[in-house]
This record gives sequence, structure tokens and C1' cells, in this order.
RNA sequence: GCCGACAUAGCUCAGUUGGUAGAGCAGCGCCUUCGUAAGGCGAAGGUCGGAGGUUCGAGUCCUCUUGUCGGCA
Repeated sequence: GCCGACAUAGCUCAGUUGGUAGAGCAGCGCCUUCGUAAGGCGAAGGUCGGAGGUUCGAGUCCUCUUGUCGGCA
């Protein structure tokens, strides 16, 4: 230099052909206990790496770009 994959909640990851973003764990509250752990219940938490474009509508499609990883030279 060229090619490809990945980037979504604090962490690990889903998201089926475009239709208002979810799970587990962690953290928080409550119940239970003399107290902890375990267990049960509940609420909260993300403008989907960034910027544009297409579309009535984009995490998803297109372009550029940043970072990480891999391959080729």
C1' cells in the first nucleotide's frame, strides 16, 4: 500500500429480508435472614464508533472517516 472482519447498556453479546433497540452478568431498590451469601420481585441504564446520503422510516442499505484484529505484498 491492497483486501476482509468487527465497533450496539459498566462488561459479554443478540437484533431473522429496513418498521419506535433486547438478553445475561454487574450496579440500584424491595422481600426473605439475627446478619451475610444464595433465592424471589422490581425499576433504571444505550441518539447503535463519527460525519454525510438514500428512504415515509436506517443498528440494518450506500459513501467518507476513526479505532481494533486478521490476511496479502

The RNA shown here (transfer RNA) has 73 nucleotides and comes from [Lactobacillus] timonensis. NCBI's taxonomy places the organism under Bacteria, Bacillati, Bacilli, Lactobacillaceae, Limosilactobacillus. It matches the Rfam family "tRNA". By type it is a transfer RNA. RNAcentral holds the sequence, with entries from ENA.